Two RNAs folded together computationally: RNase P RNA and transfer RNA, 455 nucleotides in total.
RNA sequence: CUGGCAGGCCGGUCCGUCGCCCCCGGUCAAACGGCCGGGAGAGGAAAGUCCGGGCAACGCAGAGCACCAUCCUUCCUAACGGGAAGAUAUCCGAAAGGGUAUAGCAGUGUAACAGAAAACGACAGCCGCGCCUACGGGCGGGGAAUUGGUGAAAAGGUGAGGUAAAAGCUCACCGGUCAUGGUGGUGACAUCGUGAGCCGUACACCUGAUGGGUUGAAAGACCAUGUAUACCGGCGUCCGAGGGCUGCUCGCCCGAGCCGGGGGGUAGGUCGUACGAGCCCGCAGGCGACUGCGGGACCAGAUAAAUGAUGGAACAGGUGUAUAAUCCUCUUGCAGGAUACCGCAUCGCGACAGAACCCGGCUUACAGGCCUGCCUCUGAA
RNA sequence: UGCCCUGUGGUGUAAUUGGCUAACACGUCUGACUCUGGAUCAGAAAAGUCCAGGUUCGAGUCCUGGCAGGGCAG
Repeated sequence: CUGGCAGGCCGGUCCGUCGCCCCCGGUCAAACGGCCGGGAGAGGAAAGUCCGGGCAACGCAGAGCACCAUCCUUCCUAACGGGAAGAUAUCCGAAAGGGUAUAGCAGUGUAACAGAAAACGACAGCCGCGCCUACGGGCGGGGAAUUGGUGAAAAGGUGAGGUAAAAGCUCACCGGUCAUGGUGGUGACAUCGUGAGCCGUACACCUGAUGGGUUGAAAGACCAUGUAUACCGGCGUCCGAGGGCUGCUCGCCCGAGCCGGGGGGUAGGUCGUACGAGCCCGCAGGCGACUGCGGGACCAGAUAAAUGAUGGAACAGGUGUAUAAUCCUCUUGCAGGAUACCGCAUCGCGACAGAACCCGGCUUACAGGCCUGCCUCUGAA
Repeated sequence: UGCCCUGUGGUGUAAUUGGCUAACACGUCUGACUCUGGAUCAGAAAAGUCCAGGUUCGAGUCCUGGCAGGGCAG
C1' cells in the first nucleotide's frame, strides 16, 4: 500500500435568462389587485411518528383499583426508553473491535418429542438376599446416582479413602452459592481471608422500586356570517334523566331537560405560527456526554400548499478505446489471458429524499467523496 | 396533519399457555358415473404464515425495525 475496525464530516460549486411563495418600500386603484425596485426561500435525514419535552385545553378536589413503560453502576440533560464513561457474564472475530444480557435464594408454574427419570430420577448394566433350575439362567424383594443409552438441557469436577456394590458418605484440591470480615474503588464490582457439604438450567407468572392524569395545533383563543326547531319516538323533572371529554369504581359539583329520527342555517378570516432548553465563531473546564463565559447574525413560512425550468463552465464519477516494461498461466513462445496510471472520445446537477406548531433524541433510506485513530489471518514491497 | 387497527393457500376462516409434517370449507385440477353438463363419489395440487433481524432447544404466536392495506377526526 491492499484488506479491515472505530469515530467524525460533506452530500454540492460558478455564470446568464425566464418563472414561483412570502415580506418591505414606491406608485396606480373605491376595492380586488396591477406595475417598478429590493430582501429572504428545504434536510441530514424535512421521513417513520418510536420515545421525551415545550405549549394548549379539559375535572391541574380527593381516594382506590386497573393499565403502560423502565430495571448493573456513576454521570450528562429541561426531560427521556436517549447519550457518555465504566462493571460482570456470554457469543462472534486472527486482531482492532462488535452484539446480547444483568432489580429479587419470598413464592408458583412450564420444559413438547425422545428418555427409566426434566428434581418425589432405577430402563439396561452393577451388588447382596430369598426361591426355582433343564446350571444357560429365571422369578421375587432390596441396595446403589458409578457406567450406558435419550435429549437443547441429566443431578458440581479430579483424586484418594470407604463399601457387598456405591454415593459429598468422608477427606484433599478446584469451581460455584450463601453468611461474615479486611483492603481498593463515588459506585457496579474486584481482591484476600474465615465459616457452612449448601451445590442443575432456562423461560414465564409474580414481587419490588421508579416514572406516567387525559387529549393533541383539526389542541385552543378571537372576529365575522347565518338561524327554526314544524313533526314523530324514547327517558326524565328530587324515588331525579343527563352533563362536568380522564380506562373503571367510589366520591364531589351542576342539574330540567336529554337522546334518536327528520328539518333549517353557516362552513369565511385573524392569531396560535417562526427569538429559540435554538444557530455560528472563539476561549476555558471535563477522559467524555456536556457545561460556563464572550462575540456575532436574524435565518422559509404556505393552507391544496412556493423553493423550479433552461443554456453554459469546471470538478467528482461512469462508459468506450488502446496497450504494457505490471500481474497470471503453461505447451517456455517475438505464446495466451487479465488489468492500471496517463492520453483520446463520449455521457455527466448525479444517491436518499420535499418543511406544515416548535425543540432534544432514536430508528430507517442514502450515489459518491473527505479526514482522524487503530488492527495485521491473508496478499505486495 | 394527528391517532388507531389489521396482514395465514385463489377466497373466507382456524391453529389451547410457544411444541410434532400449519387445519377446515368453498374454489381449482384429475378420474369415475352420464349421450352431454350439473349434482354426487374417489383422489391430487396449492401457503411455510407481509418482509428483515433477534430471543429460544424450538416462533404463525414473543421482541425490534421496515412494508402494504384499512379506519377515525372539525

The prediction has a mean pLDDT of 75. It holds a member of the Rfam family "Bacterial RNase P class A". Gene Ontology terms of the family: dimeric ribonuclease P complex, ribonuclease P activity and tRNA processing. It is annotated as a ribozyme.